Molecule: Bacterial RNase P class A
Organism: Thiotrichales bacterium 19S11-10
RNA sequence: AAAGUUGGUUAGGCAGUCGCUGUUAACGCUAUGUUAAUAGAGGAAAGUCCGGGCUUCAUAGGGUAAAGUGCCAGGUAACACCUGGGAAGUGAAAACUUACGGAAAGUGCAGCAGAAAGUAAACCGCCUUAUUUUUUAAGGUAAGGGUGAAAGGGUGCGGUAAGAGCGCACCGCAUUGGUGGUAACAUCAAUGGCAUGGUAAACCCCACUUGAAGCAAGACCAAAUAGGAUCGCAUUAAUGUGUGACCCGCACUGUGAUCGGGUAGGUUGCUAGAGCUUUAUGGUGACAUAAAGCCAAGAUGAAUGACUGUCCACGACAGAACCCGGCUUAUCGACCAACUUUUUAC
Numbered sequence: 001a002a003a004g005u006u007g008g009u010u011a012g013g014c015a016g017u018c019g020c021u022g023u024u025a026a027c028g029c030u031a032u033g034u035u036a037a038u039a040g041a042g043g044a045a046a047g048u049c050c051g052g053g054c055u056u057c058a059u060a061g062g063g064u065a066a067a068g069u070g071c072c073a074g075g076u077a078a079c080a081c082c083u084g085g086g087a088a089g090u091g092a093a094a095a096c097u098u099a100c101g102g103a104a105a106g107u108g109c110a111g112c113a114g115a116a117a118g119u120a121a122a123c124c125g126c127c128u129u130a131u132u133u134u135u136u137a138a139g140g141u142a143a144g145g146g147u148g149a150a151a152g153g154g155u156g157c158g159g160u161a162a163g164a165g166c167g168c169a170c171c172g173c174a175u176u177g178g179u180g181g182u183a184a185c186a187u188c189a190a191u192g193g194c195a196u197g198g199u200a201a202a203c204c205c206c207a208c209u210u211g212a213a214g215c216a217a218g219a220c221c222a223a224a225u226a227g228g229a230u231c232g233c234a235u236u237a238a239u240g241u242g243u244g245a246c247c248c249g250c251a252c253u254g255u256g257a258u259c260g261g262g263u264a265g266g267u268u269g270c271u272a273g274a275g276c277u278u279u280a281u282g283g284u285g286a287c288a289u290a291a292a293g294c295c296a297a298g299a300u301g302a303a304u305g306a307c308u309g310u311c312c313a314c315g316a317c318a319g320a321a322c323c324c325g326g327c328u329u330a331u332c333g334a335c336c337a338a339c340u341u342u343u344u345a346c
Base pairs, nucleotide, nucleotide: 001342002341003340004339005338006337007336008335009334010333012311013310014309015308016307017306018305020040021039022038023037024036025035026034027033042317046328047327049326050325051324052323053322054214055213056212057211061248062247063246064245066210067209068208069207070206071085072084073083074082075081086100087098088097089096090095101205102204106203107202108199109198123145124144125141126140127139128138129137130136153171154170155169156168157167158166172194173192174191175190176189177188178187179186180185218268219267220266221265228259229258230257231256232255233254240252241251242250275294276293277292278291279290280289281288282287
């Protein structure tokens, strides 16, 4: 100097004029008021994919089914998230990816081709014997060839009529044990010639977790209407009712269906939190503890806009609606740090 990998900060700035919403204070003709001060969208606010807080059922338990997760250990309110390890794979490397439990519990699937696709084989070929014009028949074999995504462990040597774990060496596999580690796992040794493969993002088995509905939840106030009507079941108790389905339990005493009417206005929930910043300690880390400090929008047909000047890196993706922790997707640039590789100079 170049190429790359990982992590973090920011997301136009400054000034002026007018305009909009909240809060506070004063005034006040109570009006959609006036004046002043102050605050006013994001790293993803998006997706609604997860987890919760909160509200109601509700006094609310147990089970079945169903759904979700799936290597190990930690973090967290919790999670399918994050951190650190392990294994397999990609890359020269820094690093990155993983729907990563079980195929000897069972079922299913793998078209065609091929002799044969699972406790499954002899098409060509090789060898031996007999026959022989051509050839045919019997026996042995699975090393070579073909088909296929996959073909009765792999490479080599010996041996054999020709071959074959038939025997041997190494690798692989199974069983048993030792060492290290909390564990996943790694490694070593002994014994055994040992093959009945693949697929679970197929059904399934195993382990763990899980009430439902949702701020349009709910609470209060005001006003209005019809304290409506009809049919069915039941009679102090359950064969009824009670926020997913079913069963048991518990509680209550009425309950199911149809037709019809009124309201749909206001206040609240609504923003002080599992909150943020800094420092110290502990930890590899996610994070935890302690101290000090700070208060960053609460709209409701939906507020933060327009213009001018200037600087510059010339600005993309894009707007809260109960709140928070994540993940995923979109994205113009600017800056910082660490690491890997190559080249050059000292």